[in-house]
RNA sequence: AGAGUUUGAUCCUAGCAUAGGAUGAAUGUUGGUGACAUGCUUAACACAUGCAAGUCGGACAAGAAGCAUCCUAGUGGUGUUUUCAGUGGUAGAGAUGUGAAUAACGCAUAAGACCCUGCCCUUGGGAAGGGGACAACAACUAGAAAUGGUUGAUAUUACCCCAUAGACUGAAGAACAAAAGGAGGAAUCCACCCAAGGAGGGGAUUGUGUCUAAUUAGCUAGUUGAUGAGGUAAUGGCUUACCAAGGUACGAUCAUUAGCUAGUUUGAAAGGAUGAUCAACCACACUAGGAAUGAAACAAGGUCCAAACUCUUGUGGAAGGCGACAAUGGGGAAUUUCUCGCAAUGGGCAAAAGCUUAAUAGAGCAAUGUCACAUGGAGGUAGAAAGCCCACGAGACCUAAACUCCUUUUUUCAAAUAAGACAAUAUUUGAGGAAUAAACAUCCAUUAACUUUGUGCCAAAAGUUAUGAUAAAACAAAGGAUGUAAGCAUUAUCCAAAAUGAUUAAGCAUAAAAUGUAUGUAGGUGGUUUGUUAAGUCCAUCGUAAAAUCCUAGGGCUCAAUCCUUGACAGGCAAUGGAAACUACCAAGUUGGAAUAUGGUGGGGGUAGAAGGAAUUUCCGGUGAAGCGAUGAAAUGCCUAGAGAUCUAAAAGAACACCAACGACGAAAACAUUAUAUUGGGCCAACACUAACACUAAGGGAUGAAAGCUAGGGGAGCAAAUGGGAUUAAAUACCCCAAUAUUCCUAACAAUUAAUGAUGGAUAUUAAAUGUUUUGUGUAUUGAUCCAUGUAGAGUUGUAACUAACGCAUUAAGUAUCCCGCAUGGGGAAUAUGUUCGCAAGAAUGAAACUCAAAGGAAUUGACAGGGGCUUGCACAAGUGGUGAAGCAUGUGGUUUAAUUCAAUGCAACGCAAAGAACCUUACCAAGGCUUGACAUGUUGCGAAUCUUCUUGACAGAGAAAAUUGCCUUCAAGAAUAUGAACACAUGUGGUGCAUGGCUAUCGUCAAUUUGCACCGUAAGGUGUUGGUUAAGUCUUGUAAUGAGCAUAACCUUCAUGUUUAGUUGCCAUCAUUUAGUUUGGAACCCUAAACAAAUUAUCAAUGAUAAGUCAAAAAAAAGGUGAAAAUGACAUCAAAUCAACAUGCCCCUUACGCCCUAGGUGACACACGUGCCACAAUGGUCGAAACAAAAGGUUGCGACCCCACAAGGGCAAGCUAACAUCAAAAACCCGGCCUUAGUUUGAAUUGUCAAUUGCAACUUGCUUGCAUGAAGUUAGAAUCAUUAGUAAUCGUUAGUCAACCAUACAGCAAUGAAUUAGUUCUUGGGCCUUGUACACAUCGCCCAUCACAUCAUGGGAGUUGGCCAUGCUUGAAGUUGUUACCUUAACCGUAAGGAGAAAGAUGCCAAAGGCAGGGCUAAAUGAAUAGAAUGAAGUCAUAAUAAGGUAGCCAUACUAGAAGGUGCAAUUG
Repeated sequence: AGAGUUUGAUCCUAGCAUAGGAUGAAUGUUGGUGACAUGCUUAACACAUGCAAGUCGGACAAGAAGCAUCCUAGUGGUGUUUUCAGUGGUAGAGAUGUGAAUAACGCAUAAGACCCUGCCCUUGGGAAGGGGACAACAACUAGAAAUGGUUGAUAUUACCCCAUAGACUGAAGAACAAAAGGAGGAAUCCACCCAAGGAGGGGAUUGUGUCUAAUUAGCUAGUUGAUGAGGUAAUGGCUUACCAAGGUACGAUCAUUAGCUAGUUUGAAAGGAUGAUCAACCACACUAGGAAUGAAACAAGGUCCAAACUCUUGUGGAAGGCGACAAUGGGGAAUUUCUCGCAAUGGGCAAAAGCUUAAUAGAGCAAUGUCACAUGGAGGUAGAAAGCCCACGAGACCUAAACUCCUUUUUUCAAAUAAGACAAUAUUUGAGGAAUAAACAUCCAUUAACUUUGUGCCAAAAGUUAUGAUAAAACAAAGGAUGUAAGCAUUAUCCAAAAUGAUUAAGCAUAAAAUGUAUGUAGGUGGUUUGUUAAGUCCAUCGUAAAAUCCUAGGGCUCAAUCCUUGACAGGCAAUGGAAACUACCAAGUUGGAAUAUGGUGGGGGUAGAAGGAAUUUCCGGUGAAGCGAUGAAAUGCCUAGAGAUCUAAAAGAACACCAACGACGAAAACAUUAUAUUGGGCCAACACUAACACUAAGGGAUGAAAGCUAGGGGAGCAAAUGGGAUUAAAUACCCCAAUAUUCCUAACAAUUAAUGAUGGAUAUUAAAUGUUUUGUGUAUUGAUCCAUGUAGAGUUGUAACUAACGCAUUAAGUAUCCCGCAUGGGGAAUAUGUUCGCAAGAAUGAAACUCAAAGGAAUUGACAGGGGCUUGCACAAGUGGUGAAGCAUGUGGUUUAAUUCAAUGCAACGCAAAGAACCUUACCAAGGCUUGACAUGUUGCGAAUCUUCUUGACAGAGAAAAUUGCCUUCAAGAAUAUGAACACAUGUGGUGCAUGGCUAUCGUCAAUUUGCACCGUAAGGUGUUGGUUAAGUCUUGUAAUGAGCAUAACCUUCAUGUUUAGUUGCCAUCAUUUAGUUUGGAACCCUAAACAAAUUAUCAAUGAUAAGUCAAAAAAAAGGUGAAAAUGACAUCAAAUCAACAUGCCCCUUACGCCCUAGGUGACACACGUGCCACAAUGGUCGAAACAAAAGGUUGCGACCCCACAAGGGCAAGCUAACAUCAAAAACCCGGCCUUAGUUUGAAUUGUCAAUUGCAACUUGCUUGCAUGAAGUUAGAAUCAUUAGUAAUCGUUAGUCAACCAUACAGCAAUGAAUUAGUUCUUGGGCCUUGUACACAUCGCCCAUCACAUCAUGGGAGUUGGCCAUGCUUGAAGUUGUUACCUUAACCGUAAGGAGAAAGAUGCCAAAGGCAGGGCUAAAUGAAUAGAAUGAAGUCAUAAUAAGGUAGCCAUACUAGAAGGUGCAAUUG
C1' cells in the first nucleotide's frame, strides 16, 4: 500500500466479498514447562450448608473456674489470674458486590458563594453541687415455639436538675445553656465538656459537553416568575398563601435504548466502536413505602408496614432475604475450590498485649490471554530401505534417518540455606540419563505452497468469483510442499481498508441526486472610508486537567511479559494582562451594489366587453340524374321518398390561413384575426435623488399544461367509451362507417407531467468568429442606406480549462464566493402503515421483513434489422431442357422381422461410404463347435516338416490306418516347420469423432485476413484497409501514415498456332511396286512426343483534374482483352463428418463383446421422400442399305478368321505382353420402303414357357436369348432444378470395381450442335460504407404480464390474549407532622392541691400496595378466510418492449380489456 467480482473486450459509477489488528470469548483438534494476568457478557432467576463485624473487664456490677494466702476451718474471708451473659462506650454509613433503574446537574470539566463535619491535629479555657431510675438478677407467670408479662431489688464514663464560662439569638432588657471519670506507688497517661482554627470528608448551585426518532408538535398549573410565611445543616416552588402569565422549533412533551468517566480497541490522522479486569463518581441491595438512631443512613449481613415467594407450626402464630466469599439448581455457546492464613498490607475495637477481618495475601482449577523456555547440538553418502512418482533412465522425501562424538535447559532423585500461610517455594550445589516432550490449517485465483489415485452435477466443497456431468492442481485419500507453532483453524462481534456519509475529503445534463415556478418570513451571508469598543481572533502568564494507563529515560525479577522510579505530553476549561489587522457592536461619512424620479422605446405580456372574413356542418329553395363515399383490397354507411355535383339565401358553434423567422414577450405554466378601454414588467439615454436600503430562502401564502370532478349554459367539427364492417389462428387493436362524455363559456375544486436546457438562484472573472432581435452614438451620403462602435436579449461554430466519455465552452458542465434543495447498490417500493389535504379520483409525507451480486452510464468491436446507400454471382429477368403425374431401377425414412449389421440427416444425408451383398464379402440372426485361442513374441517338451487313405458329421471338426525323411553339424546344438503344456498375453467392425491425429466437406475461387514500427485515444480500439478503378485489398491518386506476410494473379498440366529435333509398329508428296503403304525408298505432309516461340492494351481517338483505368474502332493475328479448361482453396466458422479405411488416449469384454463353421438376413412391404432410366410418339417407329470418331483395356487376359444355333451362345483356333493382332459394331446422321394420329407397327412394365451362360451352388436372389402376354402413360397441380458456346440438348462409346456372373450408377471419350441475356425493380447468396440496438450462445437473440404448482417473509383482518404508562374515583397499612387532653406518668417547680413536660390512645392532612372505570402505547403473541410481493433447468396463453420491433417509444391523466396492453387529450425526444 492494495487486490477479486457487472462486459466479447473498455473506461466510469456503484454495491458485495477479501488480505490486517483486536476480544472477559465459544467450538473443533492437539497439548511439555514456567512467570504474570484474567475467568456468569445469559435469569437484578431461586438459593441447602458453612463462613464474611466485631471489640473494650483500664466505664459498671452479678456469676463461674483456677491459684495463693489467713483462721473462726466453713456452702468461710482476703488477694490474684482467666473467662464472662447484661448495662454502657465505640464500630456495624467502612470494606465487599451488582449495573436493574436513570437521557438526569446522573456523569465529565470549569467556576464562584454558602452549609455541616465523629475519630485526627493546633490553640485557649474548664469539669463546682445534687438527684431519681432501668437491665442483669430473684419470685410468680403466658406460649408448641419465637418471644415475653407482672411484682421486687441494684451499679455506672447510662439518665436528670442546678450553678458558671463561652457560643448562639436579639436594637435593648433579656432569653437559652457544658462536663465523667479510669489506670498507676508516683511522675504521668488515657478519657470528658466549651470555644476558635486546620486537615480530610460530605451537602447544595451555575456555564459547557453528553444516543435515536417529527410516521412524537403541542406540552405544562407548583407549571415560569415576584412577595410574605414555613421548613432545612444550608440556597431554592423545597412547602404554603396571594399576584402576574409565563416556559418550548436553539426541538418542549411522548417513545426506544443506555449506568457515566479516566480509559480500552482500531486508524497515518480526523474520527469510529466500546465502557470486562484496575481507579473515581452515581444508583441499587427480594418488590414497594416509611421513619427512628446517629457526626454522617432513610442503612446489603438494622427496624416498622404492605405484596409475592420459601420454610415451620400444637393453625392461634412465628422465621427468612448470597447483586459478600465458596457451593447448589436453573438458564445458556459459555465462565473456577463448599481451599489455606491473618506471616505481610490495610480496616475496626482496645492504654496495651491482643482479638477480629472470604478486605487482603496465597494456593487450587481452565492454553482464557500475554511473555519466556524446551522437545537436542556437531559430524554423517557408492545418497540405505519402505511408502510416493516415473519418459523405467531417473526423481523427490534426504543429512533427514541409521551410525559416531558431545551437552543436560527441562525432567527424576538428593543436600544446604530459610521468623513465615504460600512451602516438598525461589536460590545454590551434587548425581542419573537423549533421555520425558509436535501439532493444526492450507496448497485454482484473491493467497505463500502440486502431483497421483478414487469419484463422475453423484458424494461433497465454498468468504467471493466459482469447482464437480469419466483424463478435477477447487470434492475424498495418499505422497510432497507452504504457513503458524504449544498451539492451530473455524464461528461471532468491533475498527481499518471505505474518500461507500467526504471538517480534513465526494457528488447531483446523460450513472442515485436541482423542489414545476416565482414571491417572501425566520435564519445564513453581505460594498467602500474613518473612529470607538474588545464579543470572536491572536500573544504572554497563572490555575486546573486524580492516580493508574499511553509515551520517554532509567532500574530491577537470568531475558521478556509483569513490576518500580523519573520525565514529558495532555488539542479542554477557567482567570489575569496585552494587541487591534480581519469578522462583529456602536457612531459618522461615501457612491461602483440596489431602489426612485426624468425622457424615449419595442413586444402573440395580462384582463374586459365589442367587431370581422375564409372554411366546416345543418337547413329552405333551384338545376340535374345514378351513383356517392371509403380502402392495401373491401364491406358496413348515404342515395330514384332524388344522394353526390352545382347555384342563391339563412343559422350555428369553434378556430384564427398568408405575414411567420434559427423572431418577440412572460416567473413558469403559457401567449397569435381586428380595433378600443384598462393594466404589469423589461430595455435604452442622460445622471437628478435616497445612501447598502443587498443576495439566498426552511416553514408560510400565491400561481400552476392536459386529463378529471361539481353546478349552470353551449354543442359546428373532432372524438375516449360504445355499436357496426373488415383483417386475423384469435383481434376486447392497428384500417373503415357511425357516435356519447369531453373539448367551448361562467363560478368553484383539483395540484400532477419526459411541469426538460432532464443543467437551483445571485455576483465577479476568463480567446476569438459569425448571422439575428431591441435601442443608442459617430463619420459619409440629396436620400434609401453602407461602414465603424456601444447596450440588453436570443442562436451557431470554436481555443484554453473541465469531463468516465459523449460533450460543455462569456446564455459554462471553466475559475471563485454566498445561500437553499436533493442522492448514498438493485429489487421489494410512485408500496404498507400512520398523519395532513381533497366531493371523489387521488395528492403529499414515507418505512421494514425478505431477496440478488449485481443494477446502471458513456464509448468500442462484432452480429442482427419486416434501416439506408453502393456492388457482384445462371441470383432474378430473357431463352432451352428437365423434376414434380405414369411404369421401372436405385438410395432413404417408416413398418415388419430371429436378423432385416453399422455409419451419413437442411443447403453441406438420401445411384452417399458401396470402383459392383447368391457362398465369401459380413460387421447382423439361428444352430453346432474351440478357449494361450484364426494371428504375433518369449519359455519348455516332443517329433523333421509333410503327404495319402478310411469311418463319422450339414460343415467346422472328431476318430483311425499307413508311408517317408531333408539342411547344417564342433554331434552339445542351430535354422525352418508341425504339435503338446504352463504363463505373460493375443483378440474385439465393443463405447467415446464432445479426449485425439490424419484426411475431408462447407461458406467460396468469395476477396478478403493480418502484422512490425509510427501516430491518435485514459482504454477497449482506431488510422493503415477510406476516395477513384478492377474479375480481384487489381492498380492508382490523395493522405499520419510507412513497410511487410498469407490469399488474388502468375509459375505447373491439358487443348488451340508455329518452329526445331526425332522417324517405328504410325505417315506417303515425288519416283517405282502391290489385291492391299504390300514392298524398296522418303523425312516433305499427317501423326506421335520433347524443347522453344507467341499476347504485353503495343498504336490511334474519346473519357477520366492527373493517374490507374474505361468505352468504341482499325490494322495485324491461330488466339484480343484472365484465350478455354483443370489442379491449386487465406484468417476463420459449424464441439460439421469419420474411433467401421488407418492410427490412437481412456473405459469395457476375456470358456467371450474373441475365433471357426452351416443355413438365413442385409433383397422383407400398407406407405412417404430423394436421385435416375424409359416413354407418351411422325423432328417418330420399323425394315433394308450404307458413311465418319476419340479415348481406353487385355496373358487366370483380349480373342480374329472359319463352322453350328432364330438368338443368347457353342466348337475349333491364328495373332497379341500391344501406334503391329484383338476387344471393335460406333450411334445419331444420310438414302430408300412401310406405318398415318390410333392407346396404334406408340410404350414397354407385368406374367407364362422353352433355353443359354458364369459359378461348388442361381429357391429365397444373378444376367442373357427365343416365343407368347402387352399395365399405366396421349406432355403432367402447387412448387422446383440445371444451363451463357463447342455450352445446353441429342447420339453412341470406353475403363474401373470383379476368382466368375451382375451397370438405368459412377468416371472418361469423342459425334451432331442451338436459343437467349450485355439489364439490376423484385427473390436469394456474398462484399464494402453508414444508422439503430436492452443482442455477444450474437434474432433459432433478448424479454413483459396474467394463469397453474411449490416455498418463504409481509400487509389488512371479525376478533382474542398479554405487557407497559399515565389519569379519575375509591380504599387508607406503617410512619412523620398537626390537633386533642379521656387515660397513664420517677427526676424539675409547688407545703399541698396541682403544674410543666412526656408516653400510649383518639383524630385530621399526606400516603404504598390493592379495588373500580374508561384511555394511551406496544415490528408483543395469536386469528377464519383474504391481498399483493419475492424466489423457483425444462407447465399454459399470447408477444407488449429492444431494429422504423413490424401501429415510433415514453411521462401525466381518463376510460376500457384474459394478460402483456389498447384508445382519447395535452406534453416530451431519451
RNAcentral holds the sequence, with entries from SILVA. A computed fold for a 1470-nucleotide RNA from Sphagnum jensenii, annotated as small-subunit ribosomal RNA. NCBI's taxonomy places the organism under Eukaryota, Sphagnophytina, Sphagnopsida, Sphagnales, Sphagnum. Rfam family: Bacterial small subunit ribosomal RNA. A reference for the family is Yusupov et al. (2001), "Crystal structure of the ribosome at 5.5 A resolution", Science. Rfam links the family to the GO terms structural constituent of ribosome and ribosome.